[in-house]
Molecule: transfer RNA
Organism: Ictidomys tridecemlineatus
RNA sequence: UGUGGUAUAGCUCAAUGAUAGAGUGCUUGCCUGGCAUGCGCAAGGCCCUGGGUUCAAUCCCCAGUACCACAA
Numbered sequence: 001u002g003u004g005g006u007a008u009a010g011c012u013c014a015a016u017g018a019u020a021g022a023g024u025g026c027u028u029g030c031c032u033g034g035c036a037u038g039c040g041c042a043a044g045g046c047c048c049u050g051g052g053u054u055c056a057a058u059c060c061c062c063a064g065u066a067c068c069a070c071a072a
Base pairs, nucleotide, nucleotide: 001071002070003069004068005067006066007065010024011023012022013021028040029039030038048064049063050062051061052060
């Protein structure tokens, strides 16, 4: 310098053109003499930023930013 990929909950990851789920973690309840395990409840994300297309965009398109891989 070029090409490709990734960006979603604290962390690891799904999903889909019609306001998003799981596991784990955190808070909390039950259980116990206490802890752990187990069983529940709840909270937590306008989906990296800006624009475009569309009745409607986290999803499609463009640009930017960050990171990763490859080539030189």